This is a predicted structure of a 1388-nucleotide RNA (small-subunit ribosomal RNA) from an uncultured marine bacterium.
RNAcentral holds the sequence, with entries from ENA and SILVA.
Its Rfam family is "Bacterial small subunit ribosomal RNA". Gene Ontology terms of the family: structural constituent of ribosome and ribosome.
The coordinates come from a structure-prediction model, not an experiment, and the mean pLDDT is 82.
RNA sequence: GAGUUUGAUCCUGGCUCAGGAUGAACGCUAGCGGCAGGCUUAACACAUGCAAGUCGAGGGGUAACAGGAGUGCUUGCACUCGCUGACGACCGGCGCACGGGUGCGUAACGCGUAUAGAACUUACCUUUUACAGAGGGAUAGCCCUUAGAAAUGAAGAUUAAUACCUCAUAGUAUUGAGACUCGGCAUCGAGACUCACUUAAAGAUUUAUCGGUAAAAGAUGGCUAUGCGUCCUAUUGGUUAGUUGGUAAGGUAACGGCUUACCAAGGCAGCGAUAGGUAGGGGUCCUGAGAGGGAGAUCCCCCACACUGGUACUGAGACACGGACCAGACUCCUACGGUAGGCAGCAGUGAGGAAUAUUGGGCAAUGGAGGCAACUCUGACCCAGCCAUGCCGCGUGCAGGAAGACUGCCCUAUGGGUUGUAAACUGCUUUUAUACAAGAAGAAACCUCGGUACGUGUACCGACUUGACGGUAUUGUAUGAAUAAGCACCGGCUAACUCCGUGCCAGCAGCCGCGGUAAUACGGAGGGUGCAAGCGUUAUCCGGAUUUAUUAGGUUUAAAGGGUCCGCAGGCGGAAUAUUAAGUCAGUGGUGAAAGCCUACAGCUCAACUGUAGAACUGCCAUUGAAACUGUUAUUCUUGAGUAUGGAUGAAGUGGGCGGAAUAUGUCAUGUAGCGGUGAAAUGCAUAGAUAUGACAUGGAACACCAAUUGCGAAGGCAGCUCACUAAACCAUUACUGACGCUCAUGGACGAAAGCGUGGGGAGCGAACAGGAUUAGAUACCCUGGUAGUCCACGCCGUAAACGAUGAUCACUAGAUGUUGGCGAUAUAAUGUCAGCGUUCAAGAGAAAUCGAUAAGUGAUCCACCUGGGGAGUACGUUCGCAAGAAUGAAACUCAAAGGAAUUGACGGGGGCCCGCACAAGCGGAGGAGCAUGUGGUUUAAUUCGAUGAUACGCGAGGAACCCUACCAAGGCUUAAAUGUAAUAUGACCGGUUGAGAGAUCAACCUUUUUUCGAACAGAUUACAAGGUGCUGCAUGGUUGUCGUCAGCUCGUGCCGUGAGGUGUCGGGUUAAGUCCCAUAACGAGCGCAACCCCUAUUUUUAGUUACCAGCGAGUAAUGUCGGGAACUCUAGAAAAACUGCCUGUGCAAACAGAGAGGAAGGUGGGGAUGACGUCAAAUCAUCACGGCCCUUAUGUCUUGGGCUACACACGUGCUACAAUGGUUACUACAAUGUGAUGCCAUCUGGUGACAGAGAGCUAAUCAAUAAAGGUAAUCUCAGUUCGGAUUGGAGUCUGCAACUCGACUCUAUGAAGUUGGAUUCGCUAGUAAUCGUAUAUUAGCCAUGAUACGGUGAAUACGUUCCCGGGCCUUGUACUCACCGCCCGUC
Repeated sequence: GAGUUUGAUCCUGGCUCAGGAUGAACGCUAGCGGCAGGCUUAACACAUGCAAGUCGAGGGGUAACAGGAGUGCUUGCACUCGCUGACGACCGGCGCACGGGUGCGUAACGCGUAUAGAACUUACCUUUUACAGAGGGAUAGCCCUUAGAAAUGAAGAUUAAUACCUCAUAGUAUUGAGACUCGGCAUCGAGACUCACUUAAAGAUUUAUCGGUAAAAGAUGGCUAUGCGUCCUAUUGGUUAGUUGGUAAGGUAACGGCUUACCAAGGCAGCGAUAGGUAGGGGUCCUGAGAGGGAGAUCCCCCACACUGGUACUGAGACACGGACCAGACUCCUACGGUAGGCAGCAGUGAGGAAUAUUGGGCAAUGGAGGCAACUCUGACCCAGCCAUGCCGCGUGCAGGAAGACUGCCCUAUGGGUUGUAAACUGCUUUUAUACAAGAAGAAACCUCGGUACGUGUACCGACUUGACGGUAUUGUAUGAAUAAGCACCGGCUAACUCCGUGCCAGCAGCCGCGGUAAUACGGAGGGUGCAAGCGUUAUCCGGAUUUAUUAGGUUUAAAGGGUCCGCAGGCGGAAUAUUAAGUCAGUGGUGAAAGCCUACAGCUCAACUGUAGAACUGCCAUUGAAACUGUUAUUCUUGAGUAUGGAUGAAGUGGGCGGAAUAUGUCAUGUAGCGGUGAAAUGCAUAGAUAUGACAUGGAACACCAAUUGCGAAGGCAGCUCACUAAACCAUUACUGACGCUCAUGGACGAAAGCGUGGGGAGCGAACAGGAUUAGAUACCCUGGUAGUCCACGCCGUAAACGAUGAUCACUAGAUGUUGGCGAUAUAAUGUCAGCGUUCAAGAGAAAUCGAUAAGUGAUCCACCUGGGGAGUACGUUCGCAAGAAUGAAACUCAAAGGAAUUGACGGGGGCCCGCACAAGCGGAGGAGCAUGUGGUUUAAUUCGAUGAUACGCGAGGAACCCUACCAAGGCUUAAAUGUAAUAUGACCGGUUGAGAGAUCAACCUUUUUUCGAACAGAUUACAAGGUGCUGCAUGGUUGUCGUCAGCUCGUGCCGUGAGGUGUCGGGUUAAGUCCCAUAACGAGCGCAACCCCUAUUUUUAGUUACCAGCGAGUAAUGUCGGGAACUCUAGAAAAACUGCCUGUGCAAACAGAGAGGAAGGUGGGGAUGACGUCAAAUCAUCACGGCCCUUAUGUCUUGGGCUACACACGUGCUACAAUGGUUACUACAAUGUGAUGCCAUCUGGUGACAGAGAGCUAAUCAAUAAAGGUAAUCUCAGUUCGGAUUGGAGUCUGCAACUCGACUCUAUGAAGUUGGAUUCGCUAGUAAUCGUAUAUUAGCCAUGAUACGGUGAAUACGUUCCCGGGCCUUGUACUCACCGCCCGUC
């Protein structure tokens, strides 16, 4: 820096990623070289070999080897001689305490750093001085004897030394005593002097030298002491008896309780003792801007250890890795009596483990031990081997080459794109690999020889000699692109995209997350990106993380202020002058090992690597100086703090006394049937007299009004009146003290309510409990009772949302306004000032809400607390408590969030305002019956499919006998139906008849073109494009329903806000309306509303045919029938009219009101069309179109028959009824819309009728229809009827290829249920409901009681908005945003 909490936003906050690193491991892959590195685990156990010896110039000697000499003689064998080189074992010297390994232990003077040793030591080395005289006794070995299995001993004899001992000599050695000089840092140190005491020595020899003894000094190494630094835990708070100190003695190289005796009682500890856990420390390494954080491999320094534990010996040095002794565990040998061993040396083995190498070469170099030296030893070391473990370097070719080749892959698919200059092909080069050849540096020395300088020896020069690596590095020549590329990733973070497969499967995943049929996220492929002999993964550390914050965070609400005060330690602290120099600053000196880091130069061809030099090492110590600030000391000051005097305040506290109202109880009295209680009741009380009323008495608790945004107190808290005692802030005066102050861990005191203990008290209230209700239940809410308790005294508890969710103190930073207590000033002023309590705001702060002199602003000091959510304030431990419990206070595990503030919506059995046939008021229905129709269910070969709350169900379908038809059964066809285009050839095809068949179809026969040309027509053939009512409406277009004809939905600019967003659109009115007006940080605009459009209501005008007929005339039995008319009706064009325009009232206005006027119509006149942004993944792939998927002798297509009409049942929508407001019969009147040539059909005839046969008119204002309810009259008389018509029998009519499944109608006969319909529910506010008929579309016909239109007759009611339902605006709460059909808790 990024991702991730949300619908979106800002913040808080965690988780995760990108970087670097590693002694790494694992997966895939692998050409070379250089330089490094390589058991992090079992300080687990170890076979085998090697890792420490050397000196014969210390010694006695001679076991082995070699040489020599001698003897015997079998002439090549045996024996002898330490004679020589050498040398086993032995005595002795030096070394073995170094080098090498490991990190168990250790929290320590162990390590680091700086000092000290006036408290010490140091073999070998260097320098200096002095010395080395005389003697003695042993012992190993060797020899012999002996024990034992062995390891290993035992006895005897004999022998040497540079082994051991004695004596002599000696001071600058040791000890003691005395006096002197100088110095210092406390004890003291140094020097010189006198006296006394005690200690030395070794020889070898080639005669050059080496070695020995004493002492002093140096160097080196060690030892000791001290200051400072050095992990976690307080859920470890007390610890310590040689402990702390003293005296004396012992011991040590040396100081010291190091040890012992005695004496004293100390020592350490909140600046963390003691205890527990973990751990070798440092130079350094990784990371980081740094401060820090993490680590302590390789290399260097120190420490510790050597199977585990302990002990000392030897020695200059050890309490000793390859020494000793003891104990233990383990292992080996054993004759069971005993004995041997120690890889945390180098290799190596087993084991453990994710994991770490050769039982290699050499002392050539460097270094070490011994030696005079040659030399010997050296798994230290130098090399080689193995391992991509890391770092660095090189290579796998370079240039040209477009027909942009083939393959692969992809796409809008026959044309492109990409792979890709990539390949092929041409030319060039040869690092590397391979072969051959040449071939290093690392070597300087020692020794020996020669030479030079002075002086028999040293120093120097020259010559000679020495290479494990290694025939290695390197160089040359030859050949030829020849020998050499992979890994991870491609959704975002994060560079890189497509196809196929899969279908919440298989799988991926660091976080968010991906996968449920169109996956850039899984698997494969093509392509691409990144790095490259490596690439990824895992693990760990730092970083990012300012996410422990010193640099550099926070605490009102996100995690976080202790309940409050007092106060020791601690921290911090007013003004002035002087002092000092601890902090501070500066200079100088010492130290801060080397390596490492950094800089420069240099060496390997470069680099890594290495060398040389410099710088740095921010530190510590010492010293010199400065004196502002902090500190110290001294002296002052008054403003902080306190005191004094006076005033005044309050529900401040403690104890006592007193009071009235009310409740309850008791007694008496009056009085009678209820009282009480609730939403409604009941339990309860009451005729044994309640409730109510009156009087008196008793008792406990609490204090109405005043009373307030008031007052007081540290907080908790405090309220009748009064007395006593106690405390406090405040004001005024400015008299006194003179910094006496602030804060406060641990500690102490106080601390609501509840609770606990003891003893009182107990009226009311009232946990628990009982009863009554409520309820599905009701261990609750409500009611009747009622125990603890509430009250008092004393003692515990110690917690609360103990809150202002805001620690205390000090200073500073605009105002306005109210109030309490004082003071000043007064005119009952205005007003000023101090201390409190409130409101509102500037600056500023804040994530915002908000805070804002009573800060959450700006600064200072001190304390407390926080570090993701859950687990959990839980467990364990400890302290306190009588108990209840309180305080302190984790981890495992789990999630990617949890959270704060604010925003938009949605929701609320939240609030306000308003509307709607939403309720109410009415009218008529549905739900009961029969039938029609649709749906579910069931059934079926099939009962095709779709629609399913409102918003499916007389819906798609405005019309299923065949067809439609998609379904089922059976039988056929396979480029096949239809259409189009192009081409070819033909003149037939078509059609008709017959037969088979269920038909499709097949077979047979008959018939056989038009035209002048062009051409038309027909089928055939060929080519191309098939078809699918199969799936997905959750891939889509288009169309539609619903909210809803509800009044809303947005934009531009500006302004406000960090932002999401807000404002506008809110507020006050008004409207049917976001309609309009006013106001206004908004001003305007758009889609909606309204209007514009159509029908209807009125009038005028124009025009009169097919419509009309008042007046005139003609005519008829009668009729606008005719002449004519243009008045009326009507038709259809144009226009007018309505706008709150006028009046009155209210109102600023908009507007509203009025049985206003006028008007045909009045406040949108009535009706229609018209449906904003959007919601429901709403409906439709079966109207149509279309992506993807699926079928292709079938899921396509043709045909016949069947089905969609089934039927125990359930639901929706309707029709007809149940009758008298009616039925039947007869007569009679008045419409409108719409339709008609395959048609409507007047009229006539036949039939009871459906209808049939004749037949005029009409291509329609011309012809074609009985309108019905209604009216008049008659009849029926309340019945299952003269209501009702279902069902069924019989006979017919019509349509049509065809009425069986399955049509409608007619006649006749039959005459079911049904007597007004439970819960519930639907429509409607006026020409509406109700009721009556008519027409049309669809059709051959019709299951139409449906749908769509038309007119006739024609009501009732609306007080009103409390409630139900739906909706709109504002506001409020929210843990909802998939939005309450949400979210979410608990039990099982």